[in-house]
RNA sequence: AGAGUUUGAUCCUGGCUCAGGAUGAAUGCUGGCGGCGUGCUUUACGCAUGCAAGUCGAACGAUCCGGCGCAAGCCGGAUAGUGGCAGACGGGUGAGUAACGCGUAGGAAUCUACCUCUUAGAGGGGAAUAGCCAUCCGAAAGGGUGGGUAAUACCCCAUAGUCCCGAAAGGGUAAAGGACUUAACGGUCCGCUAGGAGAGGAGCCUGCGUCCUAUCAGCUAGUUGGCGGGGUAAAUGCCCACCAAGGCGAUGACGGGUAGCUGGACUGAGAGGUCGGUCAGCCACAACUGCACUGAGACACGGGCAGUACACCUACGGGUGGCAGCAACGGGGAAUCUUGCGCAAUGGACGAAAGUCUGACGCAGCGACGCCGCGUGGAGGAAGACGGCCCACGGGUUGUAAACUCCUUCUGCCAAGCCGUUCACAGCUUGGCGAAUAAGCCUCUACUAACUACGUGCCAGAAGUCUCGGUAAUACGUAGGAGGCAAGCAUUAUCCGGAUUCAUUGGGCGUAAAGUGUGCGUAGGCUUUUUUCCAAGUCUUUGUUGAAAGCUCGGGGCUCAACCCCGAAUUUGGCAGAGAUACUGGAUAAAUAGAGGAUUGGCAGGGAUGCUGGAACAGUAGGUGUAGCAGUGAAAUGCGUUGAUAUCUACUGGAACACCAAAGGCGAAGGCAGGCAUCUGGGCUUUUCCUGACGCUGAGGCACGAAAGCUAGGGUAGCGAAACAGAUUAGAUACCUGUGUAGUCCUAGCCGUAAACGAUGUCCGCUAGCUGUGACCGCAAGGUCGCGGCGUAAGCCAACGCGUUAAGCGGACCGCCUGGGGAGUACGGCCGCAAGGCUAAAACUCAAAGGAAUUGACGGGGACCCGCACAACCGGUGGAGCGUGUGGUUCAAUUCGAGACAAAGCGAAGCACCUUACCAGGGCUUGACAUGGUACCGUUUUAUACCUUUGGAAACAAGGGUAGAUCCGUAAGGAUGGUAUCACAGGUGUUGCAUGGCUGUCGUCAGCUCGUGCCGUGAGGUGUUCCCUUAAGUGGGGAAACGAGCGCAACCCCCGUCCAAUGUUACAUAUUCAUUGGAAACUGCUCCUGUUUUGCAGGGGAGGAAGGAGGGGAAGACGUCAAGUCCGCACGGCCCUUAUGCCCUGGGUUACACACACCCUACAAUGGCGAAAAACAACGAGUCGCAAGCUAGCGAUAGCAAGCUAAUCUCUGAAAUUUCGCCUCAGUUCAGAUUGGAGUCUGCAACUCGACUCCAUGAAGUCGGAAUCGGUAGUAAUCGCGGAUCAGCAGGCCGCGGUGAAUACGUUCUCGGGUCUUGUACACACCGCCCGUCAAGGCAGCAAAGUUGGGGGCAGCUGAAGCAUUCCUUUUAGGAGUUCGAGGCUGAAUCCAGCGAUGAGGCUUAAGUCGUAACAAGGUAACC
Repeated sequence: AGAGUUUGAUCCUGGCUCAGGAUGAAUGCUGGCGGCGUGCUUUACGCAUGCAAGUCGAACGAUCCGGCGCAAGCCGGAUAGUGGCAGACGGGUGAGUAACGCGUAGGAAUCUACCUCUUAGAGGGGAAUAGCCAUCCGAAAGGGUGGGUAAUACCCCAUAGUCCCGAAAGGGUAAAGGACUUAACGGUCCGCUAGGAGAGGAGCCUGCGUCCUAUCAGCUAGUUGGCGGGGUAAAUGCCCACCAAGGCGAUGACGGGUAGCUGGACUGAGAGGUCGGUCAGCCACAACUGCACUGAGACACGGGCAGUACACCUACGGGUGGCAGCAACGGGGAAUCUUGCGCAAUGGACGAAAGUCUGACGCAGCGACGCCGCGUGGAGGAAGACGGCCCACGGGUUGUAAACUCCUUCUGCCAAGCCGUUCACAGCUUGGCGAAUAAGCCUCUACUAACUACGUGCCAGAAGUCUCGGUAAUACGUAGGAGGCAAGCAUUAUCCGGAUUCAUUGGGCGUAAAGUGUGCGUAGGCUUUUUUCCAAGUCUUUGUUGAAAGCUCGGGGCUCAACCCCGAAUUUGGCAGAGAUACUGGAUAAAUAGAGGAUUGGCAGGGAUGCUGGAACAGUAGGUGUAGCAGUGAAAUGCGUUGAUAUCUACUGGAACACCAAAGGCGAAGGCAGGCAUCUGGGCUUUUCCUGACGCUGAGGCACGAAAGCUAGGGUAGCGAAACAGAUUAGAUACCUGUGUAGUCCUAGCCGUAAACGAUGUCCGCUAGCUGUGACCGCAAGGUCGCGGCGUAAGCCAACGCGUUAAGCGGACCGCCUGGGGAGUACGGCCGCAAGGCUAAAACUCAAAGGAAUUGACGGGGACCCGCACAACCGGUGGAGCGUGUGGUUCAAUUCGAGACAAAGCGAAGCACCUUACCAGGGCUUGACAUGGUACCGUUUUAUACCUUUGGAAACAAGGGUAGAUCCGUAAGGAUGGUAUCACAGGUGUUGCAUGGCUGUCGUCAGCUCGUGCCGUGAGGUGUUCCCUUAAGUGGGGAAACGAGCGCAACCCCCGUCCAAUGUUACAUAUUCAUUGGAAACUGCUCCUGUUUUGCAGGGGAGGAAGGAGGGGAAGACGUCAAGUCCGCACGGCCCUUAUGCCCUGGGUUACACACACCCUACAAUGGCGAAAAACAACGAGUCGCAAGCUAGCGAUAGCAAGCUAAUCUCUGAAAUUUCGCCUCAGUUCAGAUUGGAGUCUGCAACUCGACUCCAUGAAGUCGGAAUCGGUAGUAAUCGCGGAUCAGCAGGCCGCGGUGAAUACGUUCUCGGGUCUUGUACACACCGCCCGUCAAGGCAGCAAAGUUGGGGGCAGCUGAAGCAUUCCUUUUAGGAGUUCGAGGCUGAAUCCAGCGAUGAGGCUUAAGUCGUAACAAGGUAACC
């Protein structure tokens, strides 16, 4: 010191979250020792038991006990009582209290026991009483009566001062003795009385400071003051009577909520923020409430009285009690200790003292609750052991870690001694034993240090945030390893920090949240120049205070540290005195630059009232006139033969004002427009004069304030919410059309809001310009004031943009903002006739919401361009029959894959068996195939080969026979081979969403990128955009770009021309042909046209085989589609292993109500059939082959057979075409399906299920609906030929040649594509996003008939103790009243909170319903 998270990416705004520190903590796991601290934060809930305040015999009497003594008596001790002092301190707690309670600084009208100093005194007398004794009452607690007794208890007299009262005169008030000592007088000490002084303590008053809330705005009758009394230690409405009507409040009274305050503690760089436990100061309280007594001091924690609640005892009559003292207990709670030891130390009470008392205190105990320190061993030790985990099987890691060797003894255990004057508890020294007694917790995707394996499979689970998990999870669980901290480690809760995220230091408001709709103006804040004075602010200096502890610095003591001690500094503040006077402030005197006034002219849709004008429109009356008008995308509703629309004339009515008119004018804003008149406001300019800071802003307040709306009365031509009708539509409560009411208009009054916008508050000053326009002045130059534009200097901004009209640089004042939603909503209050407005939350919920800009994609946005994309033309498909493929259905099986284009004559270049993956049945199990280990065999046997028997459909199973071993080596033995066995083989099983490779598609579309530079905060841009051009990102020009790469083109192949060389085929020829290698074409030449052109395009020409890429092919950029393929092959994971492997026989892949796709053949005369003759190819293939020729057969073919491993032989006589003849428009001499019969060929085998031939049969079909396909030239159409596969099988596929057209105006439209631009709320990218109702579940809040609880007041009744007071009996004392008075009861209101049927809305929840409102011109622009 920052980081994560909004996006495809970026910058910003903005929230959420994390890393740090802290705690009186708690929880989980774990736990060796010591020191120092610390420990009921909750029920101020209740408390058994013990202890926590007593002491004094040197104040007093008595009783008892002990000792001595014969006794008198003496000595010592104890007990209760009288008396004195102390129980007002110490200790606890924080309920109450927002207050002179506390803090700080002052003040005057006071008191003070014990202590210190000082002055004076202490004379005389008296009456009682407790204890005690007797007796009585009572359960007890306790009490009554009688008798007698002492004092430092009580009373009287005397004395009296610097004491008290009083102006004075004068008056008044005290005392106590005890102990020791002395022979005694006396002395000493402790006390006593009255004063004075001090110290310490206490009471009272005042200034300033001290939380949240205005959805608390008015509060107050002892209230504010006075006079006179009372009262107190003391001032005072502290209390009372009377008089006056004051006092407080926006600088927040009154009310509500919360809270003990401070020194300080935590955090923070600081300023601050939060807290107030332990320690210290103050306050308050003592079960709750009230009250007084005693006393120096209390309205009294361990005193009293009364009321209330609770608890206990009881003989039921009555009593007793107060742990918020120390322990302990119950309860509550997430949670907080021992019914310990001691007065040795410190301190306190009493005492002359010894001493007694002291749960204050000192110690110990319990708790890792915190801080600090120490330890769990140290050194060596590689075969890098075993084991674990991972692995590419080589190894790596755990890891010098362990074992093992040597060493040491802090903690621990044992023993002895010492110190501490006394002494609880501690401590110290020395010796011995033994590596022994001692390590866990959390984490490992990023933030954030640390990674692998297995399991799981959106499950189980994790998570602080973002998120992880749907079969290869470093994120879940476990293991190994690693990281962090360590006797602890994590989690939870809370506070500060980070958060400059409330911003004084230190933020903002055009678009992110945020400028009030506008003005006037009150309080307040701020305010021009100069003189003099004051000295409040300000500054300097001095004094005093700011307790100690704490923090900080220095030093010291515990072995160090924590801890403790000493010193310094700090305590940022308050008060008082003295001084300074620049600035602020106050007073004073002037000034005129701010502001204002008067005066002369000029300027404008500023406002109000009245009068008035023309055009248009509608209506009424009349004339002319006839069948339509109107309306729309197209229509219909509507109007019209009772005469519309159209047209002419006259009249009536209401509303709005064309041209002028503009970037224009005026107004504070809203807003303002025909003309004229009257009244009236403000501004600017111009001339002269005046006032003299009169100013700016402006919380509250007041006024104005579009449209719509409301009230009352008018008015109503046109337009027109609602409503009705017609259309559109799936629907259409809309958009479109026809009617049409409120309203729009006027008068009077309300409402008070708008995207009331420049989304930009008002005022003042300063900071380059250019340009247009309005007003005034000026002859002009120009000046002043306004309204605009450009986009520039500087500057600002997240960017867009702003830029003298600031969003720049400064000043003054006001308003407003602090994540999104909930919500500008609820409740409360104020305003309003209502509608509603103003003010204005919370619960809950999300991790975003948002701004600007970027790149894409998209648009029923725009511009330009291209393509057989449309158009034009030719021929088809869709209808028929058949073939093939697919779906569906069926089946034991009909194996599988492919599914818009880009699946469907596709994988399959050829399914009878095989293929074959499917089904049924039968067989085999190291296997049909590969490699290796071990054992055995090998001369007459079991390699291997052949023959053969039985069973069987075969595979296979069980046998028999014959031949018969090879190579290396001297040998042993090894190799080959076989059998058995173990590893393993095998899988067309699964995942193409784990993959490689290959392929399809956009698309042969012209694009896709990079380096350096430049621009931008950045994503990115530029280059690649623009203009011209091209088939082309092809080329040229321009240009912050300059170059380059992958694509384009070219290089390659075929065809077309020429040249050269070569030359196999029976011979010859060759200008054919074939092979090989070259040449040729480049808008090169010329004319013209277009254009800015050196370029490009177009037209004509020459030459040429070929002319503008000559034709065709191969070749497919970055990428997209989780496109296709695990069944071509390869390959990760998973699965099967006498089976999902392998073999065999048979069947199936060929099924068949149907639907689709692609062909073939046709429907005929441009034809069919027949005949004969005439023709003319090319690409190819061939020895398991092609086969001439001859013979046989109608034929398919068969028999014999030459030639050819091919420019030689064969396939191979091509067909359409041409010529002649017949057919004559018909289901035919068209068409050939289907079926019957007879055959041929291939093959082990044509039944399921081949092709072909012959004879016979002769179906549908007469040119095909909606729709749709191909083709731009040697193309379409048409005709035949060849090949691969292949035993056989071609209507398919791949090739070959023959004949050989028509049309293209053109780019509006359809589809696809490219470039630029624009909008965007899309980025999984429009097959996107997204809104609302309804239905369902959940959650919190609001309203609500009512109901429950609580708070503080008010009124009335009642009223304890007690103070004061009156009266009576009066001997102490008692009784009866009065005022006040806690509490209780009743009543009407008020405030707060809980529950609440139901109601309305909100939020939320993988796949509900209905529509499609918004985002693109979102398909009717959106919004207020």

The RNA shown here (small-subunit ribosomal RNA) has 1424 nucleotides and comes from an uncultured bacterium. RNAcentral holds the sequence, with entries from ENA and SILVA. Rfam family: Bacterial small subunit ribosomal RNA. Rfam links the family to the GO terms structural constituent of ribosome and ribosome.